Predicted 3D model of a 98-nucleotide RNA (Bacterial small signal recognition particle RNA) from a Planctomycetota bacterium. The organism belongs to Planctomycetota, within Bacteria. It matches the Rfam family "Bacterial small signal recognition particle RNA". By type it is a non-coding RNA gene. Rfam's curators write: The signal recognition particle (SRP) is a universally conserved ribonucleoprotein involved in the co-translational targeting of proteins to membranes. Its family is annotated with SRP-dependent cotranslational protein targeting to membrane, signal sequence recognition and signal recognition particle, plasma membrane targeting in the Gene Ontology. The family is grouped with related families in Rfam's "SRP clan".
RNA sequence: GGUCCGGUCCCUCGCGACGGGGUGGGUUCGAACCGGGUCAGGCCGGGAACGGAGCAGCCCUAAGAUCAUCGUCUCGUGCGCGGGGUGCCCGGGCCCAC
Repeated sequence: GGUCCGGUCCCUCGCGACGGGGUGGGUUCGAACCGGGUCAGGCCGGGAACGGAGCAGCCCUAAGAUCAUCGUCUCGUGCGCGGGGUGCCCGGGCCCAC
């Protein structure tokens, strides 16, 4: 000096862990009027029976908010494991030269 093997570092890919963000499902809240249903009282029509519109209340729910969790997408990390790549460095074997 060449070559082979192993190792650290670097890069990259995959899986996982942790953290951030988005999203679907579930719970809860959620409309003075401009959502729906049911509509006491009162109002209107009627001789009456009854009917009509319909406020409050109640119920359901939209937009939205909330709670915990499951799934999914995505981003990140001197976190872990595995595969691959070039290179410096470290260790070892062989060959060559001095």

Description:
The RNAcentral record of the sequence draws on ENA. Its mean pLDDT, the model's own confidence on a scale to 100, is 77. It is recorded under the gene name ffs.